Molecule: transfer RNA
Organism: Petrotoga olearia
RNA sequence: CGGGGCGUAGCGCAGUUGGUAGCGCGUUGGUUUCGGGAACCAAAGGUCGCUGGUUCAAGUCCAGUCGUCCCGA
Numbered sequence: 001c002g003g004g005g006c007g008u009a010g011c012g013c014a015g016u017u018g019g020u021a022g023c024g025c026g027u028u029g030g031u032u033u034c035g036g037g038a039a040c041c042a043a044a045g046g047u048c049g050c051u052g053g054u055u056c057a058a059g060u061c062c063a064g065u066c067g068u069c070c071c072g073a
Base pairs, nucleotide, nucleotide: 001072002071003070004069005068006067007066010025011024012023013022019056027043028042029041030040031039049065050064051063052062053061
């Protein structure tokens, strides 16, 4: 310098052909227990790396860019 993968909740990940984002663990509250743990119920938590474009509508499509990993020179 060229090519490719990945970036989504605190952590690990899913999200099929564009239609208002979920699962597990964790956290908080409640029930249960003398208490803890476990179990069960409920809740909070994300403008999807960033910027722009296309579209009625973008995590998803397009362009640029940043981080990280791999391959090639």